[in-house]
A computed fold for a 73-nucleotide RNA from a Thermotogaceae bacterium, annotated as transfer RNA. It matches the Rfam family "tRNA". Rfam classes the family as a transfer RNA. Taxonomically the source falls in Thermotogaceae (Bacteria, Thermotogati, Thermotogota, Thermotogae). Its mean pLDDT, the model's own confidence on a scale to 100, is 82.

RNA sequence: GGGGCCGUAGCUCAGUUGGGAGAGCGCUACCAUGGCAUGGUAGAAGCCGUGGGUUCAAGUCCCAUCGGCUCCA
Numbered sequence: 001g002g003g004g005c006c007g008u009a010g011c012u013c014a015g016u017u018g019g020g021a022g023a024g025c026g027c028u029a030c031c032a033u034g035g036c037a038u039g040g041u042a043g044a045a046g047c048c049g050u051g052g053g054u055u056c057a058a059g060u061c062c063c064a065u066c067g068g069c070u071c072c073a
Stems, first nucleotide, its partner, number of pairs: 001072007010025004019056001027043006049065005
C1' cells in the first nucleotide's frame, strides 16, 4: 500500500423485508431472611464509531473517514 471482517447500554452480544432499539450479566431502589448468600418486583442507562448521501422512513442501502482484528505485498 491492497483485500476481508468487526464497531449497537458499563461488559459480552442479538437485531436476516428498510418502519417496535433489545437480551444476558452488571448497576440502583424496594420486598422476602435476624444477617449474609440467594430469590422476587420495579427502574435507570443508547448520538447504533464519525461525517455525508439515497428514501416518506436508515442500526440495516451507498460514499468517505477513524479505530480494532486478519490475509496478501